This is a predicted complex of two RNAs, RNase P RNA and transfer RNA, with 419 nucleotides together.

[in-house]
RNA sequence: UCGGAAGGGCGGAUGGCCGCUGCCCCGGGAUUCUUCGGGGUGGAGGAAAGUCCAGACUCCCCAGGGCGAGACGCCCCGCGCAAGCGGGGGACUCCGACCUAAACGACGGAGGACGGACAGUGCCACAGAAAACAAACCGCUCCGAGUUCGUCUCGGAGUAAGGGUGAAACGGCGAGGUAAAAGCUCACCGCGCCGGCAGCGAUGCCGACGGCAUGGCAAACCCCGUCUGGAGCAAGACCAAAUAGGCGGCGAUGACGUGGCCUGCGUCGUUUGAGCCGCGGGUACAGGUCGCGAAGAUAAAUGGCCAUCGAAAACAAAAUCUGGCUUACGGUCCUUCCGGACUA
RNA sequence: GUGGGUAUAGUUCAGUGGCAGAACGCCAGACUGUGGCUCUGGAUGUCGUGGGUUCGACCCCCACUACCCACCCCA
Repeated sequence: UCGGAAGGGCGGAUGGCCGCUGCCCCGGGAUUCUUCGGGGUGGAGGAAAGUCCAGACUCCCCAGGGCGAGACGCCCCGCGCAAGCGGGGGACUCCGACCUAAACGACGGAGGACGGACAGUGCCACAGAAAACAAACCGCUCCGAGUUCGUCUCGGAGUAAGGGUGAAACGGCGAGGUAAAAGCUCACCGCGCCGGCAGCGAUGCCGACGGCAUGGCAAACCCCGUCUGGAGCAAGACCAAAUAGGCGGCGAUGACGUGGCCUGCGUCGUUUGAGCCGCGGGUACAGGUCGCGAAGAUAAAUGGCCAUCGAAAACAAAAUCUGGCUUACGGUCCUUCCGGACUA
Repeated sequence: GUGGGUAUAGUUCAGUGGCAGAACGCCAGACUGUGGCUCUGGAUGUCGUGGGUUCGACCCCCACUACCCACCCCA
């Protein structure tokens, strides 16, 4: 100096001119419909977005119980109401390098929605002999019979060491052993279980025992633990207007609040008909004020031009508010790491 | 704005872990003087897009994109 990766920040600045919009003040016109001019002051984002979570707030005569449903999920600490975020640790998987016959472990790096697969159920297509209380296709070994004498054919028994299939083949490897084999026996490793030790804990280490029985999937049902009442500013409160409080159907151990269901509680109703569904009608840019904010709405303001700064360009623009998550983004700055070129 | 839903062949829809299907439409042939009807045969897909879980994804999970429905008063 160039390029790349990761993390974090900024998201034009200054000056001039012309506008838009909320509020306040002054003046004029109008006189309860509000209008004009001047001045002051406030006026988008890091994501305002997606609406994926959580909360505030509001309403439901309450929020009680049971079933169901949903969300979260290694451990410790911190922030937070929560969702979530940060730091540290552990196990697992993958990659690299080392060792080795080949691996495991230990070493370095990366990753993640990492509770449980001896609680139960289910699935594992095709291929393959056999796919989950395993399985004799080829092969290997022994025995018997046949024999064209080719260590060939048939039958029986043994065998999971080898071949082949598959994503996955029921511990791995070596030695002993055997007719050939086999945890059949042994060493090491792995697994399970028991005990001890270390650690707050996840978990790790050591020893003994078991010959190994039970592979994967829980972003399959499910089990365990923690948590969750429902609806949402079109919530909701007040005011106002109009029409037809009209028609049809359903309808009583009923309906509504109440939401997936039951129960409880409250209200209404039972043929003089509660309520639900459909049709129809009305107002309406679905009325006004509040909710609603030191931006803030009646369809929606926050902008444009010029000059300078090397260039001003990306994604995109509030609609009850707040915290997070996710996604989009030109350019630029900072930190760390990796690689190339050049100079000394 | 809020709540809910959908995306599979040209169109309307099935398929809920193991080979992507049906109807209509389209194309070709037969029938007919011709066309329709009818009969026979055939073509057809980035399962909206991108990731993840799994041996394996239309299906399960996450993110994104596009589209659809409901909402006031009488009540």
Background: It holds a member of the Rfam family "Bacterial RNase P class A". From the family's description: Ribonuclease P (RNase P) is a ubiquitous endoribonuclease, found in archaea, bacteria and eukarya as well as chloroplasts and mitochondria. Rfam links the family to the GO terms ribonuclease P activity, tRNA processing and dimeric ribonuclease P complex.